[in-house]
Model confidence (mean pLDDT): 82 of 100. Small-subunit ribosomal RNA, 5' domain from an uncultured prokaryote, 526 nucleotides, folded computationally.

Context: one part of a larger RNA
């Protein structure tokens, strides 16, 4: 000097960090991932419109009725657009956590002629012809549920075939493969979208040099094991995998084993050098009850996706069925020990849409904790008869002390009133002007209006010293000493050592002394 700290005794305000380090044990409840009707089909409630029915007020009336304000329910036509449901993107980011891992895990500097990349960007070419299906839906069922049969019938940018074909793949000797989808508005070749090539860009695979903890009371370890040929498999190189073949590879320049750790930037010290760390922030890597596995997809062998086993839990009508907080809170339990079941999508950043928006526990804030840093503050001048108490006393006094009372004075921060700076600049609605060759599309520009979770600087209003001080310590190191009371007791101690009757070392008390919203111990590090 430090710290993600905990104890202890104390606590006024602010700002900015920052808090589950142990059981990667266990989890109740809610939120954390949707969105897009400008892809497809069917479409409630609501609202208009008509048509036909019921109720049937006022008025009129020759007392029969006539007029219809209202009002029921049905159909027709618009308009609307919920809940499901195909279909596309997206869920692989984004958020947590460090269990494994001594390893190309990370660092660092190289390779890839051995690779791949949705969505962006550029640059070139296309989009023609047909076909069957199935979900929602209706009918019949099973079933306690959770789900689920069997039949009819339906749509697309779903899904399936011809055609078409290089700058594209294979093979090059010719040759052979292999594509597509519309929508919205309309006066669309012009606006989106959709297929194929080629470059970019991004992100990701995969190889290599070299660093990268302790232990030899761990000396030998290795059969797909080390090569080679053939075939298989990836995007993609390889014993990646397989079948023959050969017998070979690694190692005291420490292999194999065994212990312990995520790694880096940094971070603590410290003149450095070095030790010691890896919490919060950024980048990599690993996991996502426990072990396996694949699907789907441009990316996964997928945290809030499937599928098998196991363990736990939970319902059950005992046939069976769901669940995985190492996301926000929150909860039990272990513990010295670590927070709110909070506001809001107003900015910033994502998914999705043309777009308005939607969703977002990232994130933006507010809540709790002296856990840490910093900054304020608890007043300021004046005030001797040195007051009263307190505590020593040679009994004379001395101290506590200008301290206090007492006059005068400010008003920081807290309270308390007003105001409403800034965080907001887009968008998006009107209306006007200019531009892209017209245009109803699409930009640019000027006015006006729309949106605030939280929050509120400076100012400014009233009151009034009023609400705000502990803690540790005084034998020496070590800044600061005296009285009493114990009597080797009761206790103190970091080290030395104190304490058996005058203890500056225990207890107290009064005064010092240091720090001061804090001040000591503990732990641990240099």
């Nucleotide at each position: 000097a430090a710290u993600g700290a905990a104890c202890g005794u104390u606590g006024g305000c602010g700002g900015c960090a920052u808090g589950g380090a142990u059981u990667a044990g266990g989890c109740a409840u809610g939120c954390a991932a949707g969105u897009c009707g400008a892809g497809c089909g069917a479409g409630a409630a609501g609202u208009c419109u008509u048509a036909g029915u019921u109720u049937g007020a006022a008025g009129c009336u020759u007392c029969g009725g006539c007029c219809g304000a209202u009002u029921u329910c049905u159909g027709u036509g618009a308009u609307g657009g919920a809940c499901a449901g195909c279909g596309g993107c997206g869920a692989a980011a984004g958020g947590g956590a460090g269990a494994g891992u001594a390893a190309c895990g990370c660092g660092u500097g190289g390779a890839u002629u051995a690779u791949u990349u949705a969505c962006c960007c550029c640059c070139g070419g296309g989009a023609c012809u047909g076909g069957g299906a199935u979900a929602g839906c209706u009918g019949c069922g099973g079933g306690a549920a959770a789900c689920u049969g069997c039949a009819g019938g339906u749509a697309a940018u779903a899904c399936c075939g011809g055609a078409u074909a290089a700058u594209g793949u294979c093979c090059c000797g010719g040759g052979a493969c292999g594509a597509a989808a519309g929508g919205u508005g309309u006066g669309a070749u012009u606006c989106c979208u959709c297929c194929u090539g080629g470059a970019g860009a991004u992100g990701a695979g995969u190889c290599c040099g070299c660093g990268u903890c302790c232990u030899a009371u761990u000396a030998g370890c290795u059969u797909g094991u080390u090569g080679g040929u053939g075939g298989g498999g990836u995007a993609a190189c390889g014993g990646c995998c397989u079948a023959c073949c050969a017998a070979g590879g690694c190692u005291u320049c420490a292999a194999u084993g065994g212990g312990u750790a995520c790694c880096g930037g940094g971070u603590g010290u410290g003149a450095g050098a070095g030790c010691a760390u890896g919490g919060c922030c950024c980048g990599g890597c690993u996991c996502a009850c426990u072990g396996g596995g694949a699907c789907u997809g441009a990316g996964a062998c997928a945290c809030u996706g499937c599928c098998c086993a196991g363990a736990c839990a939970c319902c059950u009508a005992c046939g069976g069925g769901u669940g995985g907080c190492u996301g926000c809170a929150g909860u039990c339990g272990a513990g010295a020990a670590u927070c709110u079941u909070c506001c809001a999508c107003a900015a910033u950043g994502g998914a999705c849409g043309a777009a308005a928006g939607u969703c977002u526990g990232a994130c933006g804030g507010a809540g709790c904790g002296a856990c840490g840093c910093c900054g304020c503050g608890u007043g300021c001048g004046g005030g001797a008869u040195g007051a009263a108490g307190g505590c020593c006393u040679u009994c004379g006094g001395g101290u506590u002390g200008u301290a206090a009372a007492c006059c005068g004075c400010u008003g920081u921060c807290a309270g308390u009133u007003g105001g409403g700076a800034g965080g907001a600049a887009a968008u998006c609605u009107a209306c006007g002007g200019g531009g892209g060759u017209c245009a109803u599309c699409c930009c640019c520009c000027a006015u006006a209006g729309u949106u605030g979770a939280c929050c509120g600087a400076g100012c400014u209003u009233c009151a009034g010293a009023g609400g705000a001080a502990g803690c540790a310590c005084g034998g020496g190191c070590u800044a600061a000493g005296u009285u009493c009371g114990u009597g080797c007791c009761a206790g103190c101690a970091g080290c030395c050592g104190c304490g058996g009757u005058a203890a500056c070392a225990c207890g107290a008390a009064c005064c010092g002394u240091g720090c001061g919203a804090a001040c000591g111990u503990u732990a641990u590090u240099c």